[in-house]
A computed fold for a 73-nucleotide RNA from an archaeon, annotated as transfer RNA. Its mean pLDDT, the model's own confidence on a scale to 100, is 81. The sequence is in RNAcentral, with records from ENA. Its Rfam family is "tRNA". Rfam classes the family as a transfer RNA.

RNA sequence: GCCUUUGUAGCCUAAUGGAUAUGGCGGCAGCCUUCUAAGCUGCAGGUUGCGGGUUCGAGUCCCGCCAAAGGCA
Numbered sequence: 001g002c003c004u005u006u007g008u009a010g011c012c013u014a015a016u017g018g019a020u021a022u023g024g025c026g027g028c029a030g031c032c033u034u035c036u037a038a039g040c041u042g043c044a045g046g047u048u049g050c051g052g053g054u055u056c057g058a059g060u061c062c063c064g065c066c067a068a069a070g071g072c073a
Base pairs, nucleotide, nucleotide: 001072002071003070004069005068006067007066010025011024012023018056027043028042029041030040031039049065050064051063052062053061
């Protein structure tokens, strides 16, 4: 330098182009308990790596860039 794959909350993860982006861990609050842990309930937390394009509609498709992993030279 070229090719492929990946990038979603603090961490991990789901999502056929369609409705308000899913669940777990973690955090906070409550219930329970003598207390803690466990368990149960609720809440908060997301510019879906960045920028643009296509589309009525993009996490998903296209282009460029950035980062990571792998391969070729």